[in-house]
């Protein structure tokens, strides 16, 4: 310096599941001014549900220790390490919007190796 990778920035795409129940703010209306009715994607509790912010869990491989064997190694037990769009549902979410893993493109940046 260049490719790949990586994270960042920008653009684009981007799923799922409740107009649930109750209570209360707030709003509107009526009234005999005592109150009553409607609404209530905002808040709280409960129930149900979703998985794609984040977080937790684990398989092989690999490593360590013990034991065994037909011993350049193999088998086995335990432990360590151990990924995901798998799994859990703590968190988050359940019109739209927002958020959103991930993907594509572009930009500048950059670790290791060579």
């Nucleotide at each position: 310096u260049a490719c790949c990778g990586c994270a960042c920035u920008g653009u684009u795409g981007g799923a799922g599941a409740g107009c649930g129940a109750c209570u209360c703010a707030g709003g509107c209306c009526c009234c005999g001014c005592g109150g009553g009715g409607c609404u209530g994607a905002g808040a709280g509790u409960c129930c149900a549900c979703c998985g794609a912010a984040g977080g937790g869990g684990c398989a092989a491989a690999c490593c360590g220790u013990g034991g065994g064997c037909g011993c350049g190694g193999c088998c086995u037990a335990c432990g360590g390490c151990g990924a995901a769009u798998c799994u859990c549902u703590c968190a988050g979410g359940u019109c739209c919007a927002a958020g959103g893993a991930c993907a594509a493109c572009a930009g500048g940046g950059u670790u290791c190796c060579c």

The prediction has a mean pLDDT of 81. Predicted 3D model of a 114-nucleotide RNA (Glycine riboswitch aptamer) from Candidatus Kuenenia stuttgartensis. The source organism's lineage runs through Bacteria, Pseudomonadati, Planctomycetota, Candidatus Brocadiaceae and Candidatus Kuenenia. Rfam family: Glycine riboswitch aptamer. Rfam's curators write: This family represents the bacterial glycine riboswitch. Glycine riboswitches usually consist of two metabolite-binding aptamers domains with similar structures in tandem. The sequence was found by an Rfam model in a public genome assembly. Of the family's consensus pairs, 90% are formed in the model.